Context: one part of a larger RNA
RNA sequence: GGUAUAUGGUGGAUGCCUUGGCACUAGAAGUCUAUGAAGGACGCGAUAAGCUGCGAUAAGCCUCGGGGAGGAGCAAAUAUCUUUUGAUCCGAGGAUUUCCGAAUCGGGCAACCGUUAGGGGUAUUCCCCCUAAAUCUUUGCGUAAAGUGGGAGCCGUCAGGCACCUAGAUAGCGCACUGAAGACAACCCUGGGAAGUGAAACAUCAUAGUACCAGGAGGAGAAGAAAUCAACGAGAUUCCCUUAGUAGUGGCGAGCGAACUGGGAACAGCCUAAACCGGAUGGAUUUAUUCAUCCGGGGUUGCAGGGUCCGUCCGGUGCAGAACCGGGAAGUUACAAACCGUGAGAUAGCCGAAGCUUCUGGAAAGAAGCACCAUAGCGGGUGAUAGUCCCGUAGGCGAAAUCGAAGCGGCUUCCGAUGGAUACCUAAGUACCACUGGUCACGUGAAAUCCGGUGGGAAUCUGGGGAGACCACUCUCCAAGGCUAAAUACUCUCUAGUGACCGAUAGUGAACAAGUACCGCGAGGGAAAGGCGAAAAGAACCCGUGACCGGGAGUGAAAUAGAACCUGAAACCGUAUAUCU
Repeated sequence: GGUAUAUGGUGGAUGCCUUGGCACUAGAAGUCUAUGAAGGACGCGAUAAGCUGCGAUAAGCCUCGGGGAGGAGCAAAUAUCUUUUGAUCCGAGGAUUUCCGAAUCGGGCAACCGUUAGGGGUAUUCCCCCUAAAUCUUUGCGUAAAGUGGGAGCCGUCAGGCACCUAGAUAGCGCACUGAAGACAACCCUGGGAAGUGAAACAUCAUAGUACCAGGAGGAGAAGAAAUCAACGAGAUUCCCUUAGUAGUGGCGAGCGAACUGGGAACAGCCUAAACCGGAUGGAUUUAUUCAUCCGGGGUUGCAGGGUCCGUCCGGUGCAGAACCGGGAAGUUACAAACCGUGAGAUAGCCGAAGCUUCUGGAAAGAAGCACCAUAGCGGGUGAUAGUCCCGUAGGCGAAAUCGAAGCGGCUUCCGAUGGAUACCUAAGUACCACUGGUCACGUGAAAUCCGGUGGGAAUCUGGGGAGACCACUCUCCAAGGCUAAAUACUCUCUAGUGACCGAUAGUGAACAAGUACCGCGAGGGAAAGGCGAAAAGAACCCGUGACCGGGAGUGAAAUAGAACCUGAAACCGUAUAUCU
């Protein structure tokens, strides 16, 4: 030095465990904010570094409920308090709530500095306390220019210039009131809008209208009551299945990719503009007309509808008028609009059945024996595996306060039909055309439809759009204004539950003081780290030592469970013995 056996050290794999995660289901909720949010800074404890809680009333104050013996958080210890006159704790409502932050009196290197006005404290100019003071915006009130109109003066090179009086305004300014601003996971709409990459290269194309940026809204958003489809006819929108990877489109490459129809989910329809009638205000004037604006009525569609004029009928009583009596329909999400009551339920909780003995063991829930409950044998805990020990579970009960669905009630609103004539109205720089882009599954194509830019530019119901160039016929619909619940999407969040999901190199980055420590000027990056035991019973006392540590003693079932603590693999390092050289 090798090998083997035994026994240790180191190390922290493996097994077992789970406080934490992951995915989903059902229900709830879907906002907060100038009454100062989200998020922070700094403070607050007897002792207090961190987390949590709270705010100079500072691990808390008040009221009302629940609850019933301890309590002063994680978190020990000592001290000191508190509590059956009901504490701690749980729920509801309230008070307080420093400073920064939209941050809003001004400034600023966030958590700091400073100003003005009014009021207060004080003897005081100082100092301290309280209140107000940002910007934009709605509406109202006040004030009010330049310019313009009218009058008339002066100068003048005859273009004009200068100054005055006056009228009604507008801008501006001031005051009051209304709203906004900022935060927010995903979902939604709109405006912009890539590239890596695929096409086995690459340019049209695809990736993709994706990522990303900006704006906006809500609990959903968007869309939506046919100028739609179809060819029998259907009858708003949205979503799912189907049609169908079909018809198409495509350097006809890669790829992209419908619709009609059918079956379901859910269903809901409406309001303006105009004609016409009436009113108010203002202007113009030929003074009874017209114009403009606003308000009220009227009216809202395609088998065209409406207006105007004429006619007929028009709930009952009543000759008639006036008056009186009676009915129906609808509604808070659109179609007008506000509120109140009732109210299931939500936010604490409460009751809740039934087992003992012996044996093994440190410990019984195990084994044995004999019982019981069950609308409860889900689950968790308890010194090993418990229906009957504990928490619970099935089932049932419960709210002073706050919130509160549906429904109901109060309440609120509305209520003629028809025949004829007339040609008054029915959304204009619109439709459409040309050029040029985009969008439609559709890459310019025969390219309709839809939406922009530029230039042209209609008709008015004897009208207009569409049916995939275009024309005819036929059919169908009525643009150029607007609103609209449900079915649909999502989950920062709350409650309950589930898992052929993970089990500490896994599962969130984070089971632990984790977005912490640490790194970076910064944007940003970003860890490691769980387990004694049933119970600290956490080793009194003695010995060695400077200490760590170790040896006894003691605890414990176990200490090779001793805090560097369950199990304790391998690499690696020893010791002993054997053997080989």
The part of an RNA shown here (large-subunit ribosomal RNA, domain I) has 581 nucleotides and comes from Elusimicrobia bacterium HGW-Elusimicrobia-3. Its Rfam family is "Bacterial large subunit ribosomal RNA". Gene Ontology terms of the family: ribosome and structural constituent of ribosome.